[in-house]
RNA sequence: AGCAAAGUAGAAAACAAUGCGUUAAGUGAGCCGGGAACGGGAAGUUGUCCCGGUUACGAAAAGCAAUUGCUUGCGGUAUUGUUUUCGCAUUCCGUUGCU
Repeated sequence: AGCAAAGUAGAAAACAAUGCGUUAAGUGAGCCGGGAACGGGAAGUUGUCCCGGUUACGAAAAGCAAUUGCUUGCGGUAUUGUUUUCGCAUUCCGUUGCU
């Protein structure tokens, strides 16, 4: 000098537990504003995630009991755990291996 590789935060899905809603919140979509994170180091987006506001759309209840409960459901529902899959946008440097 050339070639190759490793590893993070995090994301998604499935399952389980515990909740919340079913008097419709939440989830998902658009717009506006703010913030955060992004391999070991530096930079960092038109990508990712989070928070707030706003707009439109929108639902699955049933049974028992009898005064606010229980059970079974339902919700692109929340949190936690487990497993699996994906995983630095990109640039420079570093690490490991080979030549």